[in-house]
RNA sequence: GGGCCUACCUCGGGGUGCUGGAAACAGCUGAGACGCAAUAAGGCGGACCCGUUGAACCUGAACCGGUUAGCACCGGCGGAGGGAAGGUGACAUCCUCACCC
Numbered sequence: 001g002g003g004c005c006u007a008c009c010u011c012g013g014g015g016u017g018c019u020g021g022a023a024a025c026a027g028c029u030g031a032g033a034c035g036c037a038a039u040a041a042g043g044c045g046g047a048c049c050c051g052u053u054g055a056a057c058c059u060g061a062a063c064c065g066g067u068u069a070g071c072a073c074c075g076g077c078g079g080a081g082g083g084a085a086g087g088u089g090a091c092a093u094c095c096u097c098a099c100c101c
Base pairs, nucleotide, nucleotide: 001095002094003093006089007088008087009086010085011051012050013049014048017028018027019026020025034045035044036043057082058081059080063076064075065074066073
């Protein structure tokens, strides 16, 4: 000096389903299914997750198999495609170089 790991800061990306009920609300899974406004998951915000080491999330998909009260609930699809980054720093460890003995 560089690498690896990791934390923080700033910025950015994303989803918000299913069932019962007139509603309030309750139940299921999950990190997350929230609030406001609107009536167009188009918007704003919070929490949560993710940011190229990229399965956070989207397309395929009104897909296929299983399961369930129902649902991306589980799996396939998926060695398919797409997808949002910069900075700073400690210990340990690895590599290389200079100098000294």

Model confidence (mean pLDDT): 76 of 100. This is a predicted structure of a 101-nucleotide RNA (TPP riboswitch aptamer (THI element)) from Marinosulfonomonas sp. The sequence was found by an Rfam model in a public genome assembly. The model forms 96% of the base pairs in the Rfam consensus. The organism belongs to Marinosulfonomonas, within Bacteria.